[in-house]
RNA sequence: GAGUCGGCCAGGCAGCCGCUGCCGGGCCUGCGCAAGCGGGACGGGCGGAGGAAAGUCCGGGCUCCACAGGGCAUGGUGCCAGGUAACGCCUGGGGGACGCGAGUCCACGGAAAGUGCAACAGAAAGAUACCGCCUAAGCGCCGCGCAAGCGGCGCCGGUAAGGGUGAAAUGGUGCGGUAAGAGCGCACCGCGCCGGCGGCAACGCACGGCGGCACGGCAAACCCCACCUGGAGCAAGACCAAAUAGGGAAGCGGGCGGUGCUUUUGGCCGCAACAUGUGGCCCGCAUGGGCUUCCGGGUAGGUCGCUAGAGCUGCGCGGCGACGCGCAUCCCAGAGGAAUGGCUGCCCACGACAGAACCCGGCUUAUCGGCCGACUCUU
RNA sequence: GCCGGAGUAGCUCAGCUGGUAGAGCAGCUGAUUUGUAAUCAGCUGGUCGGGGGUUCGAUUCCCUUCUCCGGCU
Numbered sequence: 001g002a003g004u005c006g007g008c009c010a011g012g013c014a015g016c017c018g019c020u021g022c023c024g025g026g027c028c029u030g031c032g033c034a035a036g037c038g039g040g041a042c043g044g045g046c047g048g049a050g051g052a053a054a055g056u057c058c059g060g061g062c063u064c065c066a067c068a069g070g071g072c073a074u075g076g077u078g079c080c081a082g083g084u085a086a087c088g089c090c091u092g093g094g095g096g097a098c099g100c101g102a103g104u105c106c107a108c109g110g111a112a113a114g115u116g117c118a119a120c121a122g123a124a125a126g127a128u129a130c131c132g133c134c135u136a137a138g139c140g141c142c143g144c145g146c147a148a149g150c151g152g153c154g155c156c157g158g159u160a161a162g163g164g165u166g167a168a169a170u171g172g173u174g175c176g177g178u179a180a181g182a183g184c185g186c187a188c189c190g191c192g193c194c195g196g197c198g199g200c201a202a203c204g205c206a207c208g209g210c211g212g213c214a215c216g217g218c219a220a221a222c223c224c225c226a227c228c229u230g231g232a233g234c235a236a237g238a239c240c241a242a243a244u245a246g247g248g249a250a251g252c253g254g255g256c257g258g259u260g261c262u263u264u265u266g267g268c269c270g271c272a273a274c275a276u277g278u279g280g281c282c283c284g285c286a287u288g289g290g291c292u293u294c295c296g297g298g299u300a301g302g303u304c305g306c307u308a309g310a311g312c313u314g315c316g317c318g319g320c321g322a323c324g325c326g327c328a329u330c331c332c333a334g335a336g337g338a339a340u341g342g343c344u345g346c347c348c349a350c351g352a353c354a355g356a357a358c359c360c361g362g363c364u365u366a367u368c369g370g371c372c373g374a375c376u377c378u379u
Numbered sequence: 380g381c382c383g384g385a386g387u388a389g390c391u392c393a394g395c396u397g398g399u400a401g402a403g404c405a406g407c408u409g410a411u412u413u414g415u416a417a418u419c420a421g422c423u424g425g426u427c428g429g430g431g432g433u434u435c436g437a438u439u440c441c442c443u444u445c446u447c448c449g450g451c452u
Stems, first nucleotide, its partner, number of pairs: 001377009011347007019048005025042001027040005050353001054364002057362005062233004069283004075228004079093005094108001095106004109224002114222002116218002130163002132159003138155007171189006190213001191211005196205003237304004247295006255271005274288004311330001313328006380451007389404004398435001406422005428444005
């Protein structure tokens, strides 16, 4: 000088006026005998938006549906081992790709369960011969030769080493062999299987043996395998108060048996059927004489949920690490048409992206600048 | 908060079962006509909203992001 990884901050200070939550304080005031329940203005104290509060992509806590049961299906994840409340996240390791390197990235199980896809080009893409190489025997023609025979071309036949096409063409290199070739044979490499060693494992080993070798690629193609998976969501839900029309129409829907002297009716009980029950289907279960659809009307007010947490911070111990355990402090926004604003002065890093709405753990996206630490390359 | 859909030529829309992008209107040129319109023939015009990935190849498959539209509460 150029990079890689990790951590922190996110304008500061002062003054004046203003906003808001909680806790006090006295003053005035309504109802009331009082207790108590309110209202109004004023004053004091302690607090008051983020690293992403964003996107709503994941996982939960919490609430409700019934008690959340069983199965199928749907959906999700996909190397191994851990962390975590859990995850599609994080950590470490294995394999692969990129980088000189520090490092970065990976939808990373299975193609020998089955089905399917690959345009155009090319002879041929689950199977082949365009060019080429060889051509013994057989057939035809031509040339040389007295003849024997030789040479050439074509047919027939053999072949897939070389060339062409393509993203991809029947493992690669070398030697031998052959008419010419070919794992046809051999050596090495690659691949498959078995064994040994190391590792919890993924996997690794210039370890050993066997085999010419299952005809390649695509699963972000359908699919197979392993694991996970009820649904809805704070506008969930709970309570209080008030008001209205306990309204109208249509559809579905109850059979059998028993029962207080006899009979009838009503009530009750049991079985079956019917209906309903927070995605679909089945089973189970529960509830019920109601259920479903449409039209019309009332209320949409108040309180809670609403912030003390799978909490932050500091120290110690364990662990490669994510993280865990122990101890010690601390309380760090709760609005409800939505609270942080306005003005002035100074400083400098000249301030970007940008504002909580039940709460956490992540991922992704946007982003001005400053500081600290470790490591790599070059000079 | 929850759930769907759309983005392709200047405009309106097809194509998405992966094989290299189309139709109509508009525009331009020529023919025809005294001249215009109509008609006929031809032509131009496209980072398929942006980015990344899978694949030999992506408008199409997957992830992410931007804009717009609709439904429930």
Two RNAs folded together computationally: RNase P RNA and transfer RNA, 452 nucleotides in total. The coordinates come from a structure-prediction model, not an experiment, and the mean pLDDT is 77. It holds a member of the Rfam family "Bacterial RNase P class A". Rfam classes the family as a ribozyme.